[in-house]
RNA sequence: UCAUCGAAAAGGUAAAGUCCGGGUAACCGGAUGACGCAAAGCUACCCGUCCCACGCUGGAGAGGGGGGCUGUCAAA
Numbered sequence: 001u002c003a004u005c006g007a008a009a010a011g012g013u014a015a016a017g018u019c020c021g022g023g024u025a026a027c028c029g030g031a032u033g034a035c036g037c038a039a040a041g042c043u044a045c046c047c048g049u050c051c052c053a054c055g056c057u058g059g060a061g062a063g064g065g066g067g068g069c070u071g072u073c074a075a076a
Base pairs, nucleotide, nucleotide: 012037013036017032018031019030020029021028022027035063041069042068043067045066046065047064049060050059051058052055
């Protein structure tokens, strides 16, 4: 110096529930609310899961697992 790990610090984010709106639905957006999260930032490429209008090329989902891209500060 580089890589891995990640205590501490500064911050970030935001589950379930509730209210409003959209959608056939899964689910999504806003408000509220914090279970949690070192990538719980982004990505639907793979596996798995969910929905129905069952598809020519259908849709959802990143806080189920893996992969890819990007990223804050770093003790032992």
Molecule: c-di-GMP-I riboswitch aptamer
Organism: Nitrospirota bacterium